[in-house]
Description:
Large-subunit ribosomal RNA, domain I from an Acidimicrobiia bacterium, 595 nucleotides, folded computationally. Taxonomically the source falls in Acidimicrobiia (Bacteria, Bacillati, Actinomycetota). Rfam family: Bacterial large subunit ribosomal RNA.
Context: one part of a larger RNA
RNA sequence: AGCCAACGGCGGAUGCCUUGGCGCCAGAUGCCGAUGAAGGACGUGGGCGACUGCGAAAAGCUACGGGGAGCUGUCUACCAAGCUUCGAUCCGUGGAUAUCCGAAUGGGGAAACCCGGCUGGGGUCAUGCCCAGUCACCUCUGCCUGAACACAUAGGGCAGUAGGAGGGAACCGGGGGAAUUGAAACAUCUCAGUACCCCGAGGAAAGGAAAGCAACAGCGAUUCCCUGAGUAGCGGCGAGCGAAACGGGACGAGCCUAAACCGUCGUAGUGGUACAGCCUGCCGGCGAUGCUGCGACGGGGUUGUGGGACCCACCUGGAGGAGCGGCAGUACCUCCAAGGAGUUACAAACUUGAUGGUUAGGAGAAGCGCUCUGGAAAGGCGCGCCGUAGAGGGUAAUAGCCCCGUAUGCGAAAACCAGCAAGCUCCUGGUGGGAUUCCCGAGUAACACGGGAUCCGGGAAAGCCCGUGUGAAUCCGCGAGGACCACCUCGUAAGGCUAAGUACAGUCUGGCGACCGAUAGUGUACGAGUACCGUGAGGGAAGGGUGAAAAGUACCCCGGGAGGGGAGUGAAAUAGAACCUGAAACCGUUGGCUU
Repeated sequence: AGCCAACGGCGGAUGCCUUGGCGCCAGAUGCCGAUGAAGGACGUGGGCGACUGCGAAAAGCUACGGGGAGCUGUCUACCAAGCUUCGAUCCGUGGAUAUCCGAAUGGGGAAACCCGGCUGGGGUCAUGCCCAGUCACCUCUGCCUGAACACAUAGGGCAGUAGGAGGGAACCGGGGGAAUUGAAACAUCUCAGUACCCCGAGGAAAGGAAAGCAACAGCGAUUCCCUGAGUAGCGGCGAGCGAAACGGGACGAGCCUAAACCGUCGUAGUGGUACAGCCUGCCGGCGAUGCUGCGACGGGGUUGUGGGACCCACCUGGAGGAGCGGCAGUACCUCCAAGGAGUUACAAACUUGAUGGUUAGGAGAAGCGCUCUGGAAAGGCGCGCCGUAGAGGGUAAUAGCCCCGUAUGCGAAAACCAGCAAGCUCCUGGUGGGAUUCCCGAGUAACACGGGAUCCGGGAAAGCCCGUGUGAAUCCGCGAGGACCACCUCGUAAGGCUAAGUACAGUCUGGCGACCGAUAGUGUACGAGUACCGUGAGGGAAGGGUGAAAAGUACCCCGGGAGGGGAGUGAAAUAGAACCUGAAACCGUUGGCUU
């Protein structure tokens, strides 16, 4: 030195475990913010480093409920000082306080800092100083002021307002918008209207009450699912892309305006002493009262078996009022009655009641024995019991009956949610006929040119949307039915609102898993978006396990200590904190054999 055996060191694989993850399901809930958010900085404990909580009233204050014996959060012991059956700690609901930064908003600023004005208060001989409140900008509304230029307007100022701003995981609508890739190259095409950027909204968003579909029969807003269907189609007819209607389900809800016409007011024009007008008839009277244009407000009106205005007729409770005067009529207005409706659209607030639910909780059955094994019984043996409860977890191994629970049934002073009821609030002429007249959404529809999105790549290319230009009609109208024409059928554009069914899961609750088990599963089972790296945007770890219980080795010995030897604890100490198991590489000790 090699080989073999035994025993070690180092190392941390493997096995077992799990406080943490991952995925799915169901239900709930779904916006927060100038009444200062989200997110932070700095403080805050008797001794306090970190986390958690809280905010100078600072691990807390207060009211009302729950609960019932201990408590002063965690790592985390210890010391000190206290609280508590006169009900503490703890849990829930409401309230108070809530430094500084941050939209950050008195001004500034290199975030968590600096410097002010005004009003009131405190303090000082006085100044400095301290406390509370208030002071940004924009929009809207009202008022004041007020140029060029007379009125006016622009501009300036003041006040009011729980208006706006900023944030939000995914979901949603809109504005922009790639490339890798595929086509076995590549350019149309595809990837894909995807990724990404921006804007905006909400608990959902969007869409929505047919200028729709259909086909000679009909349907009747929108949204979502199944189907239709990988069909019809599109396509260097390549790669690929890819509908719709019908049918079946979920849900279910419909409304308000513009215009015609009437009235009032404002404004501009016009008219002039009666011939217009003042509801109608007669008499009288008035007359800057009429007419036209524009604007505002109120009434009216909202449809496609076309509707409405307008005119006429009929029907319809009561009372009162007013009209230039009187009489008669008619219509108008107000109130009551009667009827109807309503808080998500169709107007809009609020209160009360009961009911149900959410936010603390509470009751909750039934087993013992053994001189069996063991450190320990829940295992074994023996004899029982409960069960609307034999889900699960814990207890020194494997417990229905030991503990927590589980099945089941019970519970709220307060806040919130839901539907219901009442109060409350709001609304109310109807029917028929007539066709002479009027209205029925304009720089719109349509067309031309250039584009876009639809299954449709410009095609025979309709319909929809955008840009530029030209530019209609009002029901005997207009649009559509995939060029276009005729017939037929369907609808009624150019204004608006609208719940539900649907999407998502940051948040809460519960459940499940042929999901992971510490190089796995989240990057994070642990003081993890931490340490650390980077000027910065940003990147980004490692690290779990004594034991049933600390019973964590009193005392003695060696040693400066580290560490070890005895002794003791424990079932076990080769379980001694560098702590379960403890593989391999690697390094040794002892013995044997070989050279």